[in-house]
Context: one part of a larger RNA
């Protein structure tokens, strides 16, 4: 100077409190410890590992394991020499691969050869998800979107350092004012940027559809219109700018007008300096080391999916504010041509035949669901809840046995609200409802990322719990 303190002062935070809703019990996904195992490839382990790398393991992926190959190699550059390349067909083999037959002669040329592709001897090399993330670049979490972290002169001190950043007030904020041996700066807050809420221009096709005709079982279906919706450009607005009270100026603060919106309007999106030798050599890059007929390729089939168990996150229930059953209504914000696929027909279904439109404010995924009306159950292990387990199919793909997803019929487990404990939320939030999208043939999607519906209860207050910030003090730490 800093770090520490079951030291003292302030001050923050869903951090307690106040509340709503779960987590632990149950039954099942996932994902991991430990087991097995030939193999169950690796990596991540308080918070900041554990539905996490993985936005998709049936082969492929894959790196693991057993077998089968290859040895200048699957992949690259140089290469003497030859030959177009490719394509088809057969035979053995689990495939790789190997033999065998057919077929075929590229472009451009100054006809010398050149480009490309193929074979290839012999060699330099190649490969390596082998090891060191405690050698490293680069990403990243994490304290924390906490308000901090510095620095230049100048002065103060022998020095280490200290001012300045401290004090009085405020604020989300080292934000701002006010004092002050300090005067200024940076880097972070703010702001500027996306977006949502309001109003104005201005353009209307594919969007709309008042008003005016027209037509239809029906529908912006048609002539038409730009009013409103909407979308697309482009302005305006919100700045404590006005009033008023409190405040010694100022900062701030408590009403209030006006407005769509009021004091940072709501969310994003940005993470100082630096801290964990924090995390990744398996995304890449990359230094040292180590394989080189293997620790490198190829390839069949296993395996990552094991199953006595423990944990972590999820779903799904335990019912009546609910189950079923019929009947109605209203989203948004996405994708879509090796795609999205509508009318129609066939099936209980899953789907299946077909194939109209659509490269899409047009067609099409796409009937949202929760709700509402009307029955029925009548409190029970039920008409609750759906695990197991049979059996028939469907669809995707060379191939669903290890190990796929749904479908129809039958079976009908725990589970009656879950100890100690512990977790997330202060508003369009929670809680509930269903939608879509990426990876993707297809799915082990109850995951992620979004999107709208319906929508609350509570915060007296900072004494305690944990966490952070200034500011003092006390040290046997550094």
């Nucleotide at each position: 100077u800093g770090a520490c303190g079951g030291g003292g002062g302030c001050c923050c935070g869903c951090a307690c409190a106040a509340g709503c809703g779960g987590u632990g019990g149950a039954g099942u996904a996932u994902g991991u410890g430990g087991u097995u195992u030939a193999a169950u490839u690796c990596g991540a382990c308080g918070c900041a590992a554990c539905g996490c790398g993985a936005a998709g393991a049936a082969c492929c992926u894959u790196a693991c394991c057993a077998g089968g190959u290859c040895u200048u190699g699957a992949c690259a550059u140089u290469g003497a020499u030859g030959g177009a390349c490719a394509g088809a067909a057969c035979c053995a083999g689990a495939g790789a691969u190997g033999g065998u037959u057919c077929c075929u002669c590229u472009u451009c040329u100054u006809c010398g050869g050149a480009a490309g592709c193929c074979a290839g001897a012999a060699a330099a090399c190649a490969g390596g998800u082998g090891g060191u993330g405690c050698a490293c670049g680069g990403u990243u979490g994490u304290c924390g979107u906490c308000a901090g972290c510095u620095c230049g002169u100048g002065u103060c001190g022998u020095g280490a350092g200290a001012u300045g950043u401290u004090g009085g007030g405020u604020u989300a904020a080292g934000u701002c004012c006010c004092g002050c041996a300090a005067c200024g700066a940076g880097c972070g807050c703010a702001a500027c940027c996306c977006u949502u809420g309001u109003c104005c221009c201005g353009u209307g096709u594919u969007g709309c559809c008042a008003g005016c005709a027209c037509g239809u079982u029906g529908u912006g279906g048609u002539g038409g219109g730009g009013a409103c919706u909407c979308g697309c450009g482009g302005g305006a607005g919100a700045c404590u700018g006005c009033c008023g009270g409190g405040g010694u100026c100022a900062a701030c603060u408590c009403g209030g007008a006006g407005g769509a919106a009021g004091g940072u309007g709501g969310g994003g999106a940005u993470g100082a300096c630096g801290u964990c030798a924090a995390a990744u050599c398996a995304u890449c890059a990359u230094g040292c080391c180590c394989c080189u007929u293997a620790u490198g390729u190829c390839u069949u089939g296993g395996g990552c999916u094991u199953c006595a168990c423990g944990c972590a996150u999820g779903c799904u229930a335990c019912a009546a504010u609910g189950g079923c059953c019929g009947g109605u209504a209203c989203a948004g914000a996405g994708g879509g041509c090796u795609g999205c696929g509508a009318u129609a027909c066939c099936g209980u279904g899953a789907g299946g035949u077909g194939g109209a439109g659509c490269g899409a404010a047009u067609c099409c995924c796409u009937u949202a669901a929760a709700g509402c009306c009307g029955g029925u159950c009548u409190c029970a292990g039920u008409u609750c809840g759906g695990a197991u387990c049979g059996g028939u199919g469907u669809c995707u793909g060379c191939a669903a046995c290890c190990c796929g997803a749904c479908c129809c019929c039958a079976c009908g487990a725990a589970g009656c609200u879950g100890g100690a404990u512990u977790c997330g939320c202060u508003a369009g939030u929670a809680a509930u409802c269903g939608c879509g999208c990426a990876u993707c043939a297809g799915c082990c999607a109850u995951g992620g990322c979004g999107c709208g519906g319906u929508g609350a209860a509570u915060a007296c207050g900072u004494u305690c719990c944990c966490g952070g910030g200034c500011c003092u003090u006390g040290u046997a730490c550094a």
Molecule: small-subunit ribosomal RNA, 3' major domain
Organism: uncultured bacterium